[in-house]
């Protein structure tokens, strides 16, 4: 230095759920809370994947306002893989 990762040391993050706030939704923020995590740090058009559909397009229905179905991110997810950076050091 690289791989690797302890029942080590020091510190860190915080799932579900609940409450409050934002959003059309997905989801996000804060508090409480710890399921877990060696990257659960950062990166979301220019890797893959996943979620959502205010809106747009197409279709169905309806006299019509509208309703329903499908497709599509420009909205999201990094605690899905990935990329980048990085603490510690037993075997």
């Nucleotide at each position: 230095c690289g791989c690797c990762g302890a029942u080590a040391a020091a510190g860190g993050c915080a799932a579900a759920a609940u409450u409050g706030g934002c959003u059309a939704a997905a989801g996000c923020c804060a508090a409480u809370g710890a399921c877990g995590c060696a990257a659960a740090g950062c990166u979301a058009c220019a890797g893959g994947g996943c979620c959502u559909u205010c809106c747009u397009u197409a279709g169905u229905u309806g006299c019509a306002g509208g309703a329903c179905u499908a497709a599509g991110a420009u909205g999201g997810c990094a605690g899905c893989c990935a990329g980048c950076c990085g603490c510690c050091g037993a075997a």